This is a predicted structure of a 73-nucleotide RNA (transfer RNA) from Neocallimastix californiae. Model confidence (mean pLDDT): 83 of 100. It matches the Rfam family "tRNA". By type it is a transfer RNA. Lineage of the source: Eukaryota > Fungi > chytridiomyceta > Neocallimastigales > Neocallimastix.
RNA sequence: GCGAAGUUGGCGCAGUCGGCAGCGCGUAAGUCUCAUAAUCUUAAGGUCGUGAGUUCGAACCUCACACUUCGAA
Numbered sequence: 001g002c003g004a005a006g007u008u009g010g011c012g013c014a015g016u017c018g019g020c021a022g023c024g025c026g027u028a029a030g031u032c033u034c035a036u037a038a039u040c041u042u043a044a045g046g047u048c049g050u051g052a053g054u055u056c057g058a059a060c061c062u063c064a065c066a067c068u069u070c071g072a073a
Stems, first nucleotide, its partner, number of pairs: 002071006010025004019056001027043004049065005
């Protein structure tokens, strides 16, 4: 240098027929308890890798770049 897959809250992932960004764990507060944990309730936390393009509208389509993993040589 070439090919493939991937990049989404702190962690693991879903969401690809383009129209509100979600789940589990974790965190914080409350509930309960003599107390802790568990249970239950609520909340915070995301420029969807970066930039540009297409579109009325992009996590999703197109292009370039960056990074990670795998493969061929």